This is a predicted structure of a 72-nucleotide RNA (transfer RNA) from a Candidatus Nanoarchaeia archaeon. Rfam family: tRNA. It is annotated as a transfer RNA. Rfam links the family to the GO term triplet codon-amino acid adaptor activity. The RNAcentral record of the sequence draws on ENA. The organism belongs to Candidatus Nanoarchaeia, within Archaea.
RNA sequence: GCGCUAGUCGUACAAUGGCUAGUAUGCUGGCCUUCCAAGCCGGUGAUCGGGGUUCGAAUCCCCGCUGGCGCA
Numbered sequence: 001g002c003g004c005u006a007g008u009c010g011u012a013c014a015a016u017g018g019c020u021a022g023u024a025u026g027c028u029g030g031c032c033u034u035c036c037a038a039g040c041c042g043g044u045g046a047u048c049g050g051g052g053u054u055c056g057a058a059u060c061c062c063c064g065c066u067g068g069c070g071c072a
Stems, first nucleotide, its partner, number of pairs: 001071007010025004018055001026044006048064005
């Protein structure tokens, strides 16, 4: 230099182009308990950046950024 692949709450992952972006865990409030843990009920917080296509984009396309793999 070229190709492939990935980027989503703090973390790990979901999400046929139809979204009110979900689950577990974490954090936090409450219940329970003599206290703690466990358990139960709530709250919290995210689509790497910029364009394009579309009625509608986390998803498709383009250009970048970052990580991984391969070729040279």